A computed fold for a 71-nucleotide RNA from a Chloroflexota bacterium, annotated as transfer RNA. Its Rfam family is "tRNA". From the family's description: Transfer RNA (tRNA) molecules are approximately 80 nucleotides in length. Taxonomically the source falls in Chloroflexota (Bacteria, Bacillati).
[in-house]
RNA sequence: GUGCCUGUGGUGUAGCGGCAGCACGCCGCUCUGUGGAAGCGGUAGUACGGGUUCAACUCCCGUCAGGCACC
Numbered sequence: 001g002u003g004c005c006u007g008u009g010g011u012g013u014a015g016c017g018g019c020a021g022c023a024c025g026c027c028g029c030u031c032u033g034u035g036g037a038a039g040c041g042g043u044a045g046u047a048c049g050g051g052u053u054c055a056a057c058u059c060c061c062g063u064c065a066g067g068c069a070c071c
Stems, first nucleotide, its partner, number of pairs: 001070007010024004018054001025043006047063005
C1' cells in the first nucleotide's frame, strides 16, 4: 500500500429497519454484632461525520482506532 473483520454502559457481550437487553461491577435500602452472601431498587452505552428511509446499533459512503492476510 491492497483486501477483509471488529468498534454497543466501568468490563464482557446480545440485538436480520420500529421501546437498546443480559451478566459482572458501582450506588442505595433490607438483612447481619461487623463484613460477606442473599433479596429489592437504581446508575450508566450504540467510535466519529455524512447519506438513504416516515423511522437506522442495524443499510450505504468517508474518517479514526484495533486486528488478520497478502505485498